Predicted 3D model of a 340-nucleotide RNA (Bacterial RNase P class A) from a Flavobacteriales bacterium.
RNAcentral holds the sequence, with entries from ENA.
Lineage of the source: Bacteria > Pseudomonadati > Bacteroidota > Flavobacteriia > Flavobacteriales.
Rfam family: Bacterial RNase P class A. Rfam links the family to the GO terms dimeric ribonuclease P complex, tRNA processing and ribonuclease P activity. Rfam classes the family as a ribozyme.
Its mean pLDDT, the model's own confidence on a scale to 100, is 76.
[in-house]
This record gives sequence, C1' cells and structure tokens, in this order.
RNA sequence: UGAAAUCGUUCUGUCGCUGUCGCGCAUUAGCGCGGUGGAGGAAAGUCCGGACAACAUAGAGUAGCAUGCCUCGAGAAAUCGAGGGUGUCCGCGAGGGCAUCAGAAAGUGCCACAGAGAACAAUACGCCUAAGUCGAUUAAUCGACCGGUAAGUGUGAAAACGUGAGGUAAGAGCUCACGCGCUGUCGUGGUGACACGACUUUGGGUAAACCUCUUGCGUUGCAAGACCAUGUAAACCCGGGAUUGAGGGCUGCUCGUCCGAUCCGGGAGGGUAGGUUGCACAGAUAAAUGACAGAAGCCUGAGCAAUCAGGAACAGAAUCCGGCUUAUAGAUUUCAAAAA
Repeated sequence: UGAAAUCGUUCUGUCGCUGUCGCGCAUUAGCGCGGUGGAGGAAAGUCCGGACAACAUAGAGUAGCAUGCCUCGAGAAAUCGAGGGUGUCCGCGAGGGCAUCAGAAAGUGCCACAGAGAACAAUACGCCUAAGUCGAUUAAUCGACCGGUAAGUGUGAAAACGUGAGGUAAGAGCUCACGCGCUGUCGUGGUGACACGACUUUGGGUAAACCUCUUGCGUUGCAAGACCAUGUAAACCCGGGAUUGAGGGCUGCUCGUCCGAUCCGGGAGGGUAGGUUGCACAGAUAAAUGACAGAAGCCUGAGCAAUCAGGAACAGAAUCCGGCUUAUAGAUUUCAAAAA
C1' cells in the first nucleotide's frame, strides 16, 4: 500500500423519558411504589427477492418492465461463494486489476466540432493525361477541355483492413502472398463457456438509440386488510336506465368474465367519532430510547518524564425477514507485495 474479517466505546452513581406487568390509593381522569423491556452496522436509499394481505382464482391478445458467458456449490428466491472462459486496462515481462459479457452479417436511425467528404462514399490540396475533342506545330511534343485517381497531404475519436509484390497513364482488395478481424460449415480438445485447425464469406463505430433474440413478470402495498362503533334524508329537483341492461369492479389497453335495479350521474341540503386489531419479550399518536458527574480505554497536541489541555465518525427504528447499494472518525486480526 492492497484485500478480507471483526469491532465501532465500556463501567458506576444520580436524575429523567417511554412500553408493559403487579400491588396500593382514587367516583373518574389519574397518582404513588416495585419489577421488567427500550436503536444500527448501516435502523438510510426504498433498488431487488420473499412472508403477509386485498382484489375479477388472475384466461387470451397486445403494450410495458426486467434479465443476459460457463461449471460446481449455498439459498425459498433475490443473491452470494469457488473455479474457469472472453473482453478490456496496467506492466518490458512474469503477472495483476476491472466487468460497460446475447445480436451491428435482420432492418431503421445516429456519428458533435473540424473537415472536400462520416457511409448504395467523396476530389480541397496533390498525382495522371492512356482513351476522346479542340488549338499550336512538318513531326516529336506542348497547351486547353472532357475526365481518371483514394496510394500521398490535411481534418477528425473514427476516412472504407495492414505490409509487400504484381498491375496501371496515375491508381485502387483490382489481382496475388502473408497477417489481423469477421460469417458459415466441418474436424479435434473440453462437462461447458470456449480454444485450435481446415475450407469458405467478408471488412468503420454505436443497442445505457429504436429494434431482434433468450428467460421471467397479474395489480396494489400494513395508509394492505379484519373487527367493533357514531350520525343522517330510504325525503326533494334535473338527466339517464330498468334484462334488447345505465353503471360499476384497487388489474396499462382490448376481448373475455363477474356484479347490477330499494339503480346510476349531477344539484341543493342534512349528518359524522373514532377505537381495537394486524403488531413483534423496543415499538408508536410518524412524538420514548436521554442528561449530568466520576473512572477506564482510544485519538490529537505539549513535555525527557510524571503529567496537562483538547476531542468523539456516519447516523438513528415504524409490518417483518433475506440481499444489494450508499455514508462512516478510529481500533484490532490475518494474508499478499514493497521498503528499511
């Protein structure tokens, strides 16, 4: 320095806060005494997975969301661990770190600035006049036009694969050899991801752009829900509907399905009260979980020392559990590397 794991102040006294139990007092509200419980490694973010609960028992289509290498193991699942493959970064190397790990050869779109041009390529500079036309000239040749060219320059993150040879007027994967990457088939090795080899096809990037593929997902969350309880107007007015059905149902939309006449929407008006449970050997009313003093330990500064002075990270339950992520002063242990 890196990785992993653990801890993340402790004890005593006094005085308080809050839940609950017992006893006593009090008509009640309550009061007193005694016992007992009372924040974290993340209680946080509310990002995943579940328990639990309600809703059309949740069927079809479509939209939407999530997911994305392999093997083994743990787990209810999310997720985690070990080993490996691939990619990428660092390093001369040995090796180490990281994960943005399906598809760019189905299709569409996009590629800032700069630059002539950013993708069925293009001529700004440069290079070339072989063919064609015209002019000069006896001719060779020269000039102009029409053009050719992606090798070179320049711009850029990226300029149509790299090197060499052939080829050509000059050039070009135009052709060939070797190499890099890619597609498909076959073979070999491996449980597999994949690797290697042969033949073959082909040559910008981007999917945290749309999209395609794989696998999965019903929706809503304890303000779920259950029980008890208070009040009223089953009246009045307007509109709609009454099985050929208005309207409604915590479920994107459509279909299907279920309920539905003492009905539905609106107006004016009348009325009201909340409690218990869910719910936990902390626990609600989003409300308590503390303060002071002393001692010990830790850190910082001063001092030869004794000692003196100062300091205390992140934060804080709200139905519960398992993960992930983020914040965190400092301490301890183990391993690895380096230096002395």